Background
A computed fold for a 533-nucleotide part of an RNA from Flagellimonas sediminis, annotated as large-subunit ribosomal RNA, domain I. Taxonomically the source falls in Flagellimonas (Bacteria, Bacteroidota, Flavobacteriales, Flavobacteriaceae).
[in-house]
Context: one part of a larger RNA
RNA sequence: GGCGUAUGGGGGAUGCCUAGGCUCUCAGAGGCGACGAAGGACGCGAUAAGCUGCGAAAAUCCACGGGGAGCUGCACAUGAGCAUUGAUCCGUGGGUGUCCGAAUGGGGCAACCCGGCAGGUUGAAGGCCUGUCACACCGCAAGGUGGGCGAACCCGCUGAACUGAAACAUCUAAGUAGGCGGAGGAAGAGAAAACAAGAGUGAUUCCGAGAGUAGUGGCGAGCGAAAUCGGAACAGCCCAAACCAGAGUUGUCUCGGCAAUUCUGGGGUUGUAGGACCACGGGAUUCUUUGCGUGACGAACCGGAAGCAGUUGGAAAGCUGCACGACAGGGGUGACAGUCCCGUACGGGCAAGGAGCGUUAAAGAUAGUGGUAUCCUGAGUAGCGCGGGGCACGUGAAACCCUGUGUGAAUCCGGCGGGACCAUCCGCCAAGGCUAAAUACUCCUGGGAGACCGAUAGUGGACCAGUACCGUGAGGGAAAGGUGAAAAGAACCGUGAACAACGGAGUGAAAAAGACCCUGAAACCAUACGCCU
Numbered sequence: 001g002g003c004g005u006a007u008g009g010g011g012g013a014u015g016c017c018u019a020g021g022c023u024c025u026c027a028g029a030g031g032c033g034a035c036g037a038a039g040g041a042c043g044c045g046a047u048a049a050g051c052u053g054c055g056a057a058a059a060u061c062c063a064c065g066g067g068g069a070g071c072u073g074c075a076c077a078u079g080a081g082c083a084u085u086g087a088u089c090c091g092u093g094g095g096u097g098u099c100c101g102a103a104u105g106g107g108g109c110a111a112c113c114c115g116g117c118a119g120g121u122u123g124a125a126g127g128c129c130u131g132u133c134a135c136a137c138c139g140c141a142a143g144g145u146g147g148g149c150g151a152a153c154c155c156g157c158u159g160a161a162c163u164g165a166a167a168c169a170u171c172u173a174a175g176u177a178g179g180c181g182g183a184g185g186a187a188g189a190g191a192a193a194a195c196a197a198g199a200g201u202g203a204u205u206c207c208g209a210g211a212g213u214a215g216u217g218g219c220g221a222g223c224g225a226a227a228u229c230g231g232a233a234c235a236g237c238c239c240a241a242a243c244c245a246g247a248g249u250u251g252u253c254u255c256g257g258c259a260a261u262u263c264u265g266g267g268g269u270u271g272u273a274g275g276a277c278c279a280c281g282g283g284a285u286u287c288u289u290u291g292c293g294u295g296a297c298g299a300a301c302c303g304g305a306a307g308c309a310g311u312u313g314g315a316a317a318g319c320u321g322c323a324c325g326a327c328a329g330g331g332g333u334g335a336c337a338g339u340c341c342c343g344u345a346c347g348g349g350c351a352a353g354g355a356g357c358g359u360u361a362a363a364g365a366u367a368g369u370g371g372u373a374u375c376c377u378g379a380g381u382a383g384c385g386c387g388g389g390g391c392a393c394g395u396g397a398a399a400c401c402c403u404g405u406g407u408g409a410a411u412c413c414g415g416c417g418g419g420a421c422c423a424u425c426c427g428c429c430a431a432g433g434c435u436a437a438a439u440a441c442u443c444c445u446g447g448g449a450g451a452c453c454g455a456u457a458g459u460g461g462a463c464c465a466g467u468a469c470c471g472u473g474a475g476g477g478a479a480a481g482g483u484g485a486a487a488a489g490a491a492c493c494g495u496g497a498a499c500a501a502c503g504g505a506g507u508g509a510a511a512a513a514g515a516c517c518c519u520g521a522a523a524c525c526a527u528a529c530g531c532c533u
Stems, first nucleotide, its partner, number of pairs: 001532009015518001016482002020453002022450007029442002031149002039100003042055003046078001050074002061094006070082003105114003115133007135146004153184001154182005164171001168218001194201002205232005215223002236434003239378001243266010271412001273377004277371004286365005291359004297353001301348003307322005323339002330342003383407008393419001414429005469476002489517001492504004
């Protein structure tokens, strides 16, 4: 020095565990904010650094309800107190709520500085206290609204590149990512100027099929419908105009009017055309809101079954014996408990609130038949030229939709569409508006589940984590769980400089569970012994 055996150290794998995660599901909620939010700064405790809670009324104040013996958060100590005259605690409602922050009296390097006006502090100056004073829009004014924050979902405006095409330019990626604006609990769409095809359907949305079909495409890469069928859910309405009435303004005026125009109310809403207007007929039917009554449900919370003995053990819930409950087998308790504890099933209680139902009362809305001379039925619109965009459709034979620019109709004997265009035929009525449900999503609350994870896993984060730390900054971003049933957390003695460490003693079932604490693998280190060199 090597190997082996043994005993330790070191290290923290493995096993077991779970306080935390992950993915769903059901229900709720889908917003908060000038009545000052989200998020913070600074404070508040007998002692108080951190977390939590709270705000100069500061680990809190008040009322009501619950509850019933302990309490002064995490936090285990001391002190001082509170509580059956009902505390702590739980629920509901209210009060207070410094300063910054949209931040809004003015300023500012956020949490700071400096003001105006009115009132108060007995009076003057100063100081202090309370209230108020931003801007934009609407409104005559009084006054009202807005602003900011928020995870995804939604709508609009804007809008890439890498990439693919085995290069690359049309094309693709993709109207994606990103930027901006806006809204709601959903949004958007929506009540045929629609589809279809010789037969018919009858708003929209979503799902399944049609179908990777028809098409489109440097006919490359790729892109990619619709009719129709099966389902989910179903709901339809209101204006503009004609006409009537009232009020105002203007022009003209012979002051009688006439004309133009504006506002308000009535009327009216469609394509087998409808309406105005004229005639007839009548108040039919249905619905909504408000009021009243009732009212499922609804916070804390209450009741809530049934087991003993022996035995092993540190401990019984194990084992043995004999019982009982179950509309109740979950968790905890010194090992494995239906009957020990907390719960659960079940039953009860209840403030605010409250769906639904009933009712009569009030208010509001809502329909018809015939005639057809005249009037009305959405204009810089439809269409067309040029340039683009959207449609599965890349300009193509390219319909349809949108529009930057130019041009520019018809008026029911009217107009648009059916994929160039024309005719026949068929469908529909644009140029105004609203509309629940079926659909999308989950920052958040409660219940439940898992052939999901179990501390290098599962969230980055089971632990005081978006922390420590890094970076000028945007930003990046960890490691770190487990004594024991119970602290019973080792009194006392010794060695020692020692509040280190160790040896005794003691506790405990165990200390080879001693706080660097369950188990305690390997690498690596040491000691003893054996063998070899």

Model confidence (mean pLDDT): 83 of 100.